[in-house]
RNA sequence: GCCGCCUUAGCUCAGUUGGUAGAGCACCUGACUUGUAAUCAGGGGGUCGUCAGUUCGAAUCCGACAGGCGGCACCA
Repeated sequence: GCCGCCUUAGCUCAGUUGGUAGAGCACCUGACUUGUAAUCAGGGGGUCGUCAGUUCGAAUCCGACAGGCGGCACCA
C1' cells in the first nucleotide's frame, strides 16, 4: 500500500424484507430476612463509531473518515 470482517446500554451480544431499538448480566427501588446473600416484583440507562448521501422513512442501503482484528504485498 491492497483486500476482508467488526464497531448497537456499564459488560457480553441479538436485531428477519428499510417501518417507533431489545435480551442476559450489572446498576437502582421495593418485597422477603434479625442482617447479608439468594429469590421475587418493578425501574432507570442508547446521537446504533463519526460525517455526508439515497428514501415518505436508515442500526439496516451507498460513500468518506476513525478505531480494532485478520490476510496479502512491499521493505537496505
Predicted 3D model of a 76-nucleotide RNA (transfer RNA) from Chitinivorax sp. It matches the Rfam family "tRNA". Rfam's curators write: Transfer RNA (tRNA) molecules are approximately 80 nucleotides in length. RNAcentral records the identical sequence in 4 taxa. The prediction has a mean pLDDT of 80.